RNA sequence: GUUCGAAAAAGCUAAACGCACCGUGAGGGGCGGGCGGAAAGCAACGGAUCUUAAUUUAGUUAAAGACAGCCGGGCUGCCGAA
Numbered sequence: 001g002u003u004c005g006a007a008a009a010a011g012c013u014a015a016a017c018g019c020a021c022c023g024u025g026a027g028g029g030g031c032g033g034g035c036g037g038a039a040a041g042c043a044a045c046g047g048a049u050c051u052u053a054a055u056u057u058a059g060u061u062a063a064a065g066a067c068a069g070c071c072g073g074g075c076u077g078c079c080g081a082a
Base pairs, nucleotide, nucleotide: 004080005079012037013036017032018031019030021028022027035069041075042074045072046071047070049066050065051064052063053061054060055059
């Protein structure tokens, strides 16, 4: 340095839900709250799922969005047992 991830150390983050706000919506972010997480850090490249619109009434299509705590890939990062 790479791989790896412990009954280690220092920490970090924050699901569902509640309150208020923004958005047509999926959803976002603030406060609280902890299910969890070794990348649950960053970023929409490819899928999946969801929203809007059209059409059709089983669904499909195109474009624009959402989503990183759905999966894969990319970049970066703390520690150092086996």
A computed fold for an 82-nucleotide RNA from a Nitrospirota bacterium, annotated as c-di-GMP-I riboswitch aptamer.
The source organism's lineage runs through Bacteria, Pseudomonadati and Nitrospirota.
The sequence was found by an Rfam model in a public genome assembly.
It matches the Rfam family "c-di-GMP-I riboswitch aptamer". Rfam describes the family as follows. GEMM was predicted in a large-scale screen for bacterial structured RNA regulatory elements. Its family is annotated with cyclic-di-GMP binding in the Gene Ontology.